[in-house]
RNA sequence: AAGAGGUGCAAGUCUUAUUAGUAAGAGUUAGUUGAUCGGAUUAGGACUAAUUUUGAAAGGAAUACUUGCCGAAGUUUAGAAUAAUAAAUCUGUAUUUAUUCUAUUCUGGGCUAAUAGAAAAUAUCUAUUAGACUGUCACAAGGUUAUCUUGUGGAGUGCUU
Numbered sequence: 001a002a003g004a005g006g007u008g009c010a011a012g013u014c015u016u017a018u019u020a021g022u023a024a025g026a027g028u029u030a031g032u033u034g035a036u037c038g039g040a041u042u043a044g045g046a047c048u049a050a051u052u053u054u055g056a057a058a059g060g061a062a063u064a065c066u067u068g069c070c071g072a073a074g075u076u077u078a079g080a081a082u083a084a085u086a087a088a089u090c091u092g093u094a095u096u097u098a099u100u101c102u103a104u105u106c107u108g109g110g111c112u113a114a115u116a117g118a119a120a121a122u123a124u125c126u127a128u129u130a131g132a133c134u135g136u137c138a139c140a141a142g143g144u145u146a147u148c149u150u151g152u153g154g155a156g157u158g159c160u161u
Base pairs, nucleotide, nucleotide: 001161002160003159006070008069009068010067011066012065013064015062016061024054025053026052027051028050029049030048031047032046037092038091039090040089041088073107074106077103078102079101080100081099082098083097084096108134109133111131112130113129114128115127116126117125118124136154137153138152139151140150141149142148
């Protein structure tokens, strides 16, 4: 420098289901009252509940297609930058949330199960533990001598050319 592991990894687009008859809008009835982390405004065209009617979206997910790849990727901790957000509304803001970058910890890979967290969710994702499977290398034994079979163990800063 180039390659391999396979239900291999990640991103994007279309469509679909779920989210949900939910949030929210309008009508009727009844009730509440100057609100919060800070500042300001507000007596009804504010807020809450019931009922009638109209009725979403984002994140997450699945199939298909396209693209980039094999620390692919995910994750721990810390720092920096950006954005959003707390209520009736406006505005400011973080010991909140999300994204990106840098350094850093752990994990060879996917699957199953349990526990914990996130989420509307029994979908799914993340972390830990356990189990068998699989790829690779080392060691030992066998062998029909192919690099095949069995067993044990290590880790990707690995393995092959």
Lysine riboswitch aptamer from a sheep gut metagenome, 161 nucleotides, folded computationally. Model confidence (mean pLDDT): 79 of 100. Its Rfam family is "Lysine riboswitch aptamer". Gene Ontology term of the family: lysine biosynthetic process. About the family: Riboswitches are metabolite binding domains within certain messenger RNAs that serve as precision sensors for their corresponding targets.